[in-house]
């Protein structure tokens, strides 16, 4: 450095509920845990979703990082 244990210290937090913001996808706070070795971070590429427009399979804007790929950073140290 790669790697990822019936290890240790911990961390995050799906669905759902309440409140709130948003046309909406969805976001935020609290509760709650399905899971996660990057479920930390970045919308760069793809994919999906929403809105607008439209002759249109197209275009524009937005959302999702816990859909995939990729970049950057990070605790621990078994086997290899």
């Nucleotide at each position: 450095c790669c790697c990822g244990a019936u290890a240790a210290c911990g961390g995050c937090a799906a669905a759902c509920c309440c409140a709130u913001c948003g046309u909406g996808a969805g976001g935020u706070g609290g509760g709650g845990a399905c899971g996660c070795a990057a479920a930390g971070u970045c919308a760069c590429g793809g994919a999906u979703c929403a809105g607008a427009u439209c002759a249109g399979u197209a275009u524009c804007u937005g959302a999702u990082g816990g859909c995939c790929g990729g970049g950057c950073u990070a605790c621990c140290g078994a086997a290899g």